[in-house]
Context: one part of a larger RNA
Molecule: small-subunit ribosomal RNA, 5' domain
Organism: uncultured bacterium
RNA sequence: GGAUGAACGCUGGCGGCGUGCCUAACACAUGCAAGUCGAACGGAAAUUGCUGAAGGAAGUUUUCGGAUGGAAUUCAGUAAUUUUAGUGGCGGACGGGUGAGUAACACGUGGGUAACCUGCCUUGUACUGGGGGAUAACAGUUGGAAACGGCUGUUAAUACCGCAUAAGCGCACAGCUCCGCAUGGAGCAGUGUGAAAAACUCCGGUGGUACAAGAUGGACCCGCGUCUGAUUAGCUAGUUGGUGAGGUAACGGCCCACCAAGGCGACGAUCAGUAGCCGGCCUGAGAGGGUGAACGGCCACAUUGGGACUGAGACACGGCCCAGACUCCUACGGGAGGCAGCAGUGGGGAAUAUUGCACAAUGGAGGAAACUCUGAUGCAGCGACGCCGCGUGAGCGAUGAAGUAUUUCGGUAUGUAAAGCUCUAUCAGCAGGGAAGAUAAUGACGGUACCUGACUAAGAAGCCCCGGCUAACUACGUGCCAGCAGCCGCGGUAAUACGUAGGGGCAAGCGUUAUCC
Numbered sequence: 001g002g003a004u005g006a007a008c009g010c011u012g013g014c015g016g017c018g019u020g021c022c023u024a025a026c027a028c029a030u031g032c033a034a035g036u037c038g039a040a041c042g043g044a045a046a047u048u049g050c051u052g053a054a055g056g057a058a059g060u061u062u063u064c065g066g067a068u069g070g071a072a073u074u075c076a077g078u079a080a081u082u083u084u085a086g087u088g089g090c091g092g093a094c095g096g097g098u099g100a101g102u103a104a105c106a107c108g109u110g111g112g113u114a115a116c117c118u119g120c121c122u123u124g125u126a127c128u129g130g131g132g133g134a135u136a137a138c139a140g141u142u143g144g145a146a147a148c149g150g151c152u153g154u155u156a157a158u159a160c161c162g163c164a165u166a167a168g169c170g171c172a173c174a175g176c177u178c179c180g181c182a183u184g185g186a187g188c189a190g191u192g193u194g195a196a197a198a199a200c201u202c203c204g205g206u207g208g209u210a211c212a213a214g215a216u217g218g219a220c221c222c223g224c225g226u227c228u229g230a231u232u233a234g235c236u237a238g239u240u241g242g243u244g245a246g247g248u249a250a251c252g253g254c255c256c257a258c259c260a261a262g263g264c265g266a267c268g269a270u271c272a273g274u275a276g277c278c279g280g281c282c283u284g285a286g287a288g289g290g291u292g293a294a295c296g297g298c299c300a301c302a303u304u305g306g307g308a309c310u311g312a313g314a315c316a317c318g319g320c321c322c323a324g325a326c327u328c329c330u331a332c333g334g335g336a337g338g339c340a341g342c343a344g345u346g347g348g349g350a351a352u353a354u355u356g357c358a359c360a361a362u363g364g365a366g367g368a369a370a371c372u373c374u375g376a377u378g379c380a381g382c383g384a385c386g387c388c389g390c391g392u393g394a395g396c397g398a399u400g401a402a403g404u405a406u407u408u409c410g411g412u413a414u415g416u417a418a419a420g421c422u423c424u425a426u427c428a429g430c431a432g433g434g435a436a437g438a439u440a441a442u443g444a445c446g447g448u449a450c451c452u453g454a455c456u457a458a459g460a461a462g463c464c465c466c467g468g469c470u471a472a473c474u475a476c477g478u479g480c481c482a483g484c485a486g487c488c489g490c491g492g493u494a495a496u497a498c499g500u501a502g503g504g505g506c507a508a509g510c511g512u513u514a515u516c517c
Base pairs, nucleotide, nucleotide: 001517002516003515004514006513007512008511009510010509013390014389015388016387017386018385019383020382021348026346027345028344030343031342032341035090036089037088040087041086043084044083045082046081047080048079049078050077051076052075053074054073059064097301098300099299106226107225108224109223110222111221112220113219116218117217121214122213123212124211125210126209127208128207129163131161132160138153139152140151141150142149143148169194170193171192172191173190175188176187177186178185179184199206200205227273228272229271234264235263236262239261240260241259242258243257244256246254276298277297278296279295280291281290282289283288303324304323305322306321307320326337327336328335329334354380356379357378358377362376363374364373365372366371393423394422395421396420403414404413405412406411427459430453431452432451433450437445462506463505465504466503467488468487469486473502474501475500476499477498483490484489
C1' cells in the first nucleotide's frame, strides 16, 4: 500500500447492487417449511333437480308461483355438482440447512467397467384373455387417564393371489462367423425349460405388462496430486495370497470353510495433531504465500450410538425399531419430542437481522385439467457491513468588513470565505399521473420505479493527522512533570513530537484494533 462475513470509538443526508452467528454440531416456547390425485376404489356429508308417498297454504332475489290438476316441510328412490376420513397411486432419496466427523479414492484431474443398476422421460416391437379370496373404511361390542388399541360382522379397487398366452427375454445344453493383449466380446441360428399385465374415461384420450435401444442419474476400480510432527520406527491374523461355497446391481476377504505365510515401511508405514475438498477469493511484476464467507460442483451429517424396512433410488433432517442423555404429559399402569429448514427465544460472544408479504414471475411435487401445495424462490423490513453513484448549492462579490489568531505594531492569516446581489432545484419534503416485469386472463413488489408541476438555499459535515518515515506550522500552557509513541524517539523553561487555540489532509465517513499478502 492492498484486502476483510469484521469488531470498537466519534460522527451520520439520499439511492442502487451486494451482504449479515466466523463463538455453543449449545438447549429450544410458538407458527409455518410436503403434499397431491374423486378421470384407481367402496363409503359418508352437503346442495340442487326429477319421480313417488305423507302433508295441507304457503313459497320466492327480481318477478313469478300455488288449492284435490296441491306450496312449504318430512321420508324413500334416482341424477348432477361440491367436499372428503379411509384403501390405493405417485411424491416425502428433490428442494432447503450445517461443517461435527473425515488426511480418505473424501476431493481434484485423467482413464477404466470384457464387473454394473437406472422410477419418471423419448423411440421401437409384442401384448392388455379369464378367474379367486381377503381387508381398511363402516356397524356392533370392548380395554385405556391418554397415546393408542382388541374382538365380531360386512364391502370395493389400477390393493392382493392363482390360471392361460410368450414376438422378444432369463436359465441349461450344444453349434457357426468375426474380433480382442486378455479373464473373453459381438453377431447368427437350434433343442428343452421358466417367468407378465389393470383398468379408467367427459370417447378426445390416459394408463398397465414384457423386451430392446436412448437419455438422465448413480455405483465400483485404477494412475497422479492434496497439511504438520521421527521428542511417533516398526505396523499387520481376515492380516497378504490361493481354492471352493455364499452374498451383491456388480468386482472384490465383502463374508465364510480349508490351505499357504505372506503384506506395508526412511520414496516415512503405524501413531499423534490439525482440517470438509475444489472452481475460486486476497495479495504479488511474477514465482509464490494466505484463504475456502457469499455464488457454483462434490462429500459428510441431521439430539448421541446402532439397525434394518419400504422403494427405481435411503440404511432416509421434518419415516420406522432398539439403546443413551435431556425435555414434557400422566389417573404412576404408561406415553410424547428432536429448528445444522424459515422466522423467533434463551445462552455463549467483541459481534451478525423480521415470530413480514406473495405464489404475480422462475422452478419443483401431484393431477387429464382446473387447480392445490411450495419459509425453494420472488419481494419487502433492519444494519454505513462492503462497493458504487449523488447531495449538503452555483455565479458575481474587496472596504480585502467585523470577529479570531499572530505580529518586528507597519502588517499578515482566516479570505471570495462571509454579508450583499442575481440564479438554480439534483436529493429530501408536497401535489398530480403512473409502468415493464404477463398476458386470453392473473402483479406480492407497489401507488414502487419513472414522468410532470408548484415550492423554499431552505432539511443534510464530520473525523483524524501536521518531528522523520508521510501530504500538512505558528502561538500559548507545561517543565524528564503531566503526557505521547507503529519504529526512530519527544518532554529536565524559548517543545513545529505533550495539552489547547488559530491555520494546512480524507470525507458520509474518519480513525483504532485484529488477521492475511